[in-house]
């Protein structure tokens, strides 16, 4: 210098063109224990990497861009 993939809570990762974005794990509270720890319930926590396009609607689809990984030179 060319290909190619990846970007979603704190981290680890699903997820779909259709109006309330999930799970696990962390975290808080409560309940249970002398008490930690486990176990149960429950709460918060997301400008879906940025910009624009396509459409009625876009986190998805499509164009730049930005980072991070791969592979070829």
């Nucleotide at each position: 210098g060319a290909g190619g993939g990846u970007a979603u809570a704190g981290c680890u990762c699903a997820g779909u063109g259709g109006u309330a974005a999930g799970a696990g794990u962390g975290u808080g509270u409560g309940c249970u224990u002398a008490a930690u720890a486990g176990g149960c319930a429950u709460a918060a926590g997301g400008u879906c990497c940025u910009g624009g396009g396509u459409u009625u609607g876009a986190u998805c689809c499509c164009c730049a861009g930005u980072a991070c990984c791969u592979c070829c030179a």
RNAcentral holds the sequence, with entries from Rfam.
Predicted 3D model of a 73-nucleotide RNA (transfer RNA) from Vicugna pacos.
Its mean pLDDT, the model's own confidence on a scale to 100, is 80.
Its Rfam family is "tRNA". Its family is annotated with triplet codon-amino acid adaptor activity in the Gene Ontology. Rfam classes the family as a transfer RNA.